[in-house]
Model confidence (mean pLDDT): 82 of 100. Transfer RNA from a Candidatus Colwelliibacteriota bacterium, 71 nucleotides, folded computationally. Rfam family: tRNA. Rfam describes the family as follows. Transfer RNA (tRNA) molecules are approximately 80 nucleotides in length. RNAcentral records the identical sequence in 2 taxa.
């Protein structure tokens, strides 16, 4: 230089052209004597720009990190 694959919550990981979820972890509250555990709740996330579309985390383009294979 090319080819391919990964980015999503504090962290591991889902997921679809329409409200973006689950575990664990946080803050509240409840049970408890008290801690653990349990249970309600609540915040809190699509890697960037750009494009098509009524509507883009999804399709496509660049681009940025990482991985893997040519060379």
């Nucleotide at each position: 230089g090319c080819g391919g694959g990964a980015u999503u919550a504090g962290u591991a990981c889902a997921g679809u052209g329409g409200c973006a979820g689950u575990a664990c972890g946080c803050g509240a509250c409840c049970u408890u004597c008290c801690c653990a555990a349990g249970g309600u709740u609540g915040a809190g996330a699509c890697g960037a720009g750009g494009g098509u579309u009524c509507g883009a985390u999804u399709c496509c383009c660049u681009u940025a990190u990482c991985c893997c294979g040519c060379u």